[in-house]
Context: one part of a larger RNA
Molecule: small-subunit ribosomal RNA, central domain
Organism: uncultured eukaryote
C1' cells in the first nucleotide's frame, strides 16, 4: 500500500503564487499472402491385439498398440515476400540446401528421355559456433534459470504402542538383503536468459546528419623483397579536411490541455486626482417665549445671562440613503456620488500563432476584516476606560446624561476571526425545468431616428462562460440534506494539506517571529 475519514460527530491551510517532489495528452507495425514443425481434435480407413456372436465365410465392440487421409478444424512455434536489418567484417568450420560430374535400383520414354530413392565426388552459399576486430541508445517491467545455511514452515514416506516428535525403518533368520533420509516455499539487490506490449529515454534543423566514392594532409608500423642498417612507396589500421554522387532526403498532430496575439465588450475590480449629496455638531445671526431632554416611569442634564423651537447663509470632519436585488466584480479579505487619468483581469468571437509549454504543490513569498502597538495628521459622529443618573436584595450590567483611547487619514508594524458555502485543487462522466449576468450567431418579428440602410432598445430560437433557484433521485448519506456530500467492500483519474474518545491544553518547555499584545510550532504526567 491493497483498505478509513474531513458540511453538521475529531478533521480542508483565510487567501493566491511558487521551488523540490509526485503525476502528466494523442500519434510512429497494423494487416495481408506463401510455404513450415509440433501437440491436440472431429469425421473415416488399413494392420495386429482381445472379446461377444459363428462350424466356418464373416460381422460386431474395444483397445494405453501401428500406421495413413480428411476438415480454410483449434492451439502453439519459428520462417519468408509484402518500401520492412536480423549489428557487421575477416578467418575456421560442416548439420541440412543448391549447382554440376558420375553411379545402384525402379517407373517411364523411340532416346540416359523424364520421374522417385539411394550413393560417392567437386564447388558455391550456408549463425548450428570458434576466434579476431570495428560498431553499439539507456533502462524501468516481466518470463526462464543458476545462485541463495540448516533448523523453522508446509508436505511426501514411515504404526515412536497412539500422539507430540524422530529419520527413521523393512523382509529374511547361524552367514545377510535392501530402501531412505523427498519436494516446495525462500519477494529487495546482484547474474544470465527469451519478450519487445506498457512508462521513460536518445537520435537529422545554423545539418557538424546518414550512405557510397573520389583527392589531399598527418600518424603508426606487422609482413614480404637473401642476412643487417637507412630512405622511400606500397598494403594494413587511427585522426582531420576537402569535393563529387545517392535518398521519397530529413521538421507527426495541432488536445471540447495551456500560453501568446488580435477585435468589439463588460463589471459598485484596483490606484491617483477631481466632484457633488443631504445629515449630523458647532458657531454666528434672527423670530417667538417657559420650559426643553431623556424614559416602562424618572433623574443625572440644559434653560428670562433665551434652553428647546423657526429661519438665513456658514466650518468642519465623517458618510454616501432610496435605486440595492437570492445582481456584479474581485484570489480571498473586500468593493456602491460625478468625472478624467494610469495600468491590469474575465468571458465571448476567430480557417490568427506556439507546440507539451501543464495538474497539484514540502522550503519560500505576496496580499489578508476588526480589534490592537508607534510616529504625524485630523478630531463632526458614536463610543471601550471612567463619572454620574435610574433599576436592583445586590449592578462593577442591560436603560439614561457626559465622555478619553479609538472610530478617519498617511508613514510603518501585526496576521488572526463562525477568514464559514463550517464543503481543498484540477480533469471526466452521469437529469429534467424556468428566470437571469456577460458575450457571440440566427429571424420575412416589433418599435425609435424617417425616406431607406445602419445603430440603439424589445420579442423569439441557438450556443459558450458565470452567480444561483425549482422539481425529482434506479444515486449517495446517520439522518438532516446533497447535481454533489453521486460515478466507494463492483473499494485504483492527478495531487496537496489534515483527524483517531472526553478532560489536561492550543496549557507548560525549547526554538523562532514580533516594539508590544501575541502569532507559528507543541507535549507529558495526571484524570475519566
Nucleotide at each position: 500500500u491493497u483498505g478509513c475519514a474531513g458540511u453538521u460527530a475529531a478533521a480542508a491551510a483565510g487567501c493566491u503564487c511558487g521551488u523540490a517532489g509526485u503525476u502528466g495528452g494523442a500519434u510512429u507495425u497494423c494487416g495481408g499472402g506463401c510455404g513450415u514443425a509440433g501437440c491436440u481434435g472431429u469425421g473415416u480407413g488399413g494392420u495386429c491385439u482381445u472379446g461377444c456372436c459363428g462350424c466356418a465365410a464373416g460381422g460386431u465392440a474395444a483397445g494405453c498398440a501401428c500406421u495413413g487421409c480428411u476438415c480454410u478444424g483449434g492451439u502453439c512455434g519459428g520462417g519468408u515476400c509484402u518500401u520492412u536489418c536480423c549489428u557487421u567484417c575477416u578467418g575456421g568450420g560442416g548439420a541440412a540446401c543448391c549447382a554440376g560430374c558420375g553411379u545402384g535400383c525402379u517407373c517411364u520414354u523411340u532416346a540416359u528421355u523424364g520421374g522417385g530413392c539411394g550413393u560417392g565426388u567437386u564447388g558455391g552459399a550456408u549463425a548450428a559456433c570458434c576466434a579476431g576486430g570495428a560498431u553499439c541508445u539507456u533502462u524501468a517491467c516481466u518470463u526462464u534459470g543458476a545462485a541463495a545455511a540448516a533448523a523453522u514452515u508446509a508436505g511426501a514416506g514411515u504404526g515412536u504402542u497412539c500422539a507430540a516428535a524422530g529419520c527413521a525403518g523393512g523382509c529374511g533368520a547361524u552367514u545377510g538383503c535392501u530402501u531412505g533420509a523427498a519436494u516446495a516455499c525462500a519477494u529487495u539487490a546482484g547474474c544470465a536468459u527469451g519478450g519487445a506490449a506498457u512508462a521513460a529515454u536518445g537520435a537529422a534543423a545554423u545539418a557538424g546528419g546518414a550512405c557510397u566514392u573520389g583527392u589531399g594532409u598527418u600518424c603508426u608500423a606487422u609482413u614480404u623483397u637473401g642476412u643487417u642498417g637507412g630512405u622511400u612507396u606500397c598494403u594494413a589500421g587511427g585522426a582531420c579536411g576537402u569535393g563529387a554522387g545517392u535518398a521519397a532526403u530529413g521538421a507527426u498532430u495541432a488536445a471540447u490541455a495551456g500560453g501568446g496575439a488580435u477585435a468589439g465588450u463588460u463589471g459598485g475590480g484596483g490606484g491617483c486626482a477631481u466632484u457633488c449629496g443631504u445629515a449630523u455638531u458647532u458657531a454666528a445671526u434672527u423670530g417667538u417665549c417657559a420650559g426643553a431632554g431623556g424614559u416602562g416611569a424618572a433623574a443625572u442634564u440644559c434653560u428670562u445671562a433665551g434652553a428647546u423651537u423657526u429661519a438665513u447663509g456658514a466650518a468642519a470632519g465623517a458618510c454616501g440613503a432610496a435605486c440595492u436585488u437570492c445582481u456584479g466584480c474581485g484570489a480571498a479579505a473586500g468593493c456602491a456620488u460625478u468625472u478624467g487619468c494610469c495600468a491590469a483581469g474575465g468571458a465571448u468571437g476567430u480557417u490568427u500563432u506556439c507546440a507539451u509549454u501543464a495538474a497539484u504543490c514540502a522550503a519560500g513569498a505576496a496580499c489578508g476584516a476588526a480589534a490592537g502597538u508607534u510616529a504625524g495628521g485630523g478630531g463632526a459622529u458614536c463610543g471601550a476606560a471612567g463619572a454620574c443618573g435610574a433599576u436592583c436584595a445586590g449592578a462593577u450590567a442591560c436603560c439614561g446624561u457626559c465622555g478619553u483611547a479609538g472610530u478617519c487619514u498617511u508613514a510603518a508594524c501585526c496576521a488572526u476571526a463562525a477568514a464559514c458555502u463550517a464543503u481543498g485543487c484540477c480533469g471526466a462522466c452521469u437529469a429534467g425545468g424556468g428566470a437571469u449576468u456577460g458575450g457571440a450567431a440566427g429571424a420575412u418579428g416589433u418599435u425609435a431616428u424617417u425616406u431607406u440602410c445602419a445603430u440603439g432598445a424589445c420579442u423569439c430560437c441557438u450556443u459558450c462562460a458565470g452567480c444561483a433557484c425549482c422539481u425529482u433521485a434506479u444515486g449517495a448519506g446517520a439522518a438532516a440534506u446533497c447535481a454533489a456530500a453521486g460515478u466507494c467492500u463492483u473499494u485504483g483519474g492527478g495531487u496537496u494539506c489534515c483527524g483517531g474518545g472526553g478532560g489536561g491544553a492550543g496549557u507548560a518547555u525549547g526554538g523562532u517571529c514580533g516594539c508590544a499584545a501575541g502569532g507559528c510550532u507543541g507535549a507529558a504526567a495526571c484524570u475519566u